[in-house]
RNA sequence: CGCGGAGUGGAGCAGUGGCAGCUCGUCGGGCUCAUAACCCGAAGGUCGAUGGUUCGAUUCCAUCCUCCGCAA
Numbered sequence: 001c002g003c004g005g006a007g008u009g010g011a012g013c014a015g016u017g018g019c020a021g022c023u024c025g026u027c028g029g030g031c032u033c034a035u036a037a038c039c040c041g042a043a044g045g046u047c048g049a050u051g052g053u054u055c056g057a058u059u060c061c062a063u064c065c066u067c068c069g070c071a072a
Stems, first nucleotide, its partner, number of pairs: 002070006010024004018055001026042005048064005
C1' cells in the first nucleotide's frame, strides 16, 4: 500500500430514516438494629470528525481519524 470489521452515558451493548434505549455501575430515598439483597427515583450522550442526500440522519453516501483482523 490492498481488503474487511468496529467507534452510541463510567463499563458492556441494542437501536438499519421519524422521541437515543437496555443491563451493570454512580447518586438520592425506602426497607433493615445494621450491611447485602430487594423496591422507587435521579443525574450522566453535541451517537468518532467534517461535508453531502433527505421534509427529517445514530441509521444512507463521500472523505478523514482511532482501534481490531486478513492478505502480502
Molecule: transfer RNA
Organism: Candidatus Peregrinibacteria bacterium